[in-house]
RNA sequence: UCGGCAGUAGCUCAGCGGUAGAGCAGGCGGCUGUUAACCGCCCGGUCGAAGGUUCGAAUCCUUCCUGCCGAG
Numbered sequence: 001u002c003g004g005c006a007g008u009a010g011c012u013c014a015g016c017g018g019u020a021g022a023g024c025a026g027g028c029g030g031c032u033g034u035u036a037a038c039c040g041c042c043c044g045g046u047c048g049a050a051g052g053u054u055c056g057a058a059u060c061c062u063u064c065c066u067g068c069c070g071a072g
Stems, first nucleotide, its partner, number of pairs: 001071007010024004018055001026042005048064005
């Protein structure tokens, strides 16, 4: 320098054009003699950044940033 993959909640990940979700973690409550387990609820996101396409973009296109892998 070129190519590929990844970037979404504190963490691990789903979501493939039409209101952003799950599990775990955290908080509150239920249950229990107590803890754990189990059950319910809550909290938590400018979807890596900036543009473009579209009535509508986490999703498609361009450039850039970060990480990993490969080529030279």
Molecule: transfer RNA
Organism: Planctomycetota bacterium